c-di-AMP riboswitch aptamer (ydaO/yuaA leader) from an Actinomycetota bacterium, 144 nucleotides, folded computationally.
Its mean pLDDT, the model's own confidence on a scale to 100, is 76.
It was read from a public genome assembly, where an Rfam model found it.
Lineage of the source: Bacteria > Bacillati > Actinomycetota.

[in-house]
RNA sequence: CGGUCCCCGGCGCCGAGUCUCCGGGGCGUUCCCGGAGAACGGGGGACCCGAUCCGUACCGGGGCUCGUCCACGUCCUCGUGGAGGCGCGAACUCUUUCCGCGCUCGCCCGUCAGCUAACCCCGUAGGUCGACGAAGGAGCAGGA
Numbered sequence: 001c002g003g004u005c006c007c008c009g010g011c012g013c014c015g016a017g018u019c020u021c022c023g024g025g026g027c028g029u030u031c032c033c034g035g036a037g038a039a040c041g042g043g044g045g046a047c048c049c050g051a052u053c054c055g056u057a058c059c060g061g062g063g064c065u066c067g068u069c070c071a072c073g074u075c076c077u078c079g080u081g082g083a084g085g086c087g088c089g090a091a092c093u094c095u096u097u098c099c100g101c102g103c104u105c106g107c108c109c110g111u112c113a114g115c116u117a118a119c120c121c122c123g124u125a126g127g128u129c130g131a132c133g134a135a136g137g138a139g140c141a142g143g144a
Base pairs, nucleotide, nucleotide: 012128013127014126018038019037020036021035022034023033024032025031039124040123041122042121043120044119049114060112061109062108063107064106068083069082070081071080072079073078084104085103086102087101088100089099092139093138094137095136096135097134098133
């Protein structure tokens, strides 16, 4: 000097996962617990509409999430490629194009759920610390 790993903190980022009030505990403030509400997010749930029948093979079906589909390979809990979907590239928010870099997990219900007004129920977590381009539009802010 460079690389890798671990811990802490900051700026940011993914995500619905934030805010306010009351009571109690702790405490210089930021914290914790129990409630209530707002906001955001998800599920169930009519008419109408949709679906509905027969045969064969395989096979229950459904939900959250961007996280699905196709082809080939195959050591079949996987790999490669493609399409589709999603995220990042820092005055702030939204948005278009190009370019670059990444992700395409995981979990839940339990034989049951199409849509769905009223109505009912649930969540408000967790993670990341690397990278950080270009050309426009709108709003807002700042300056003159």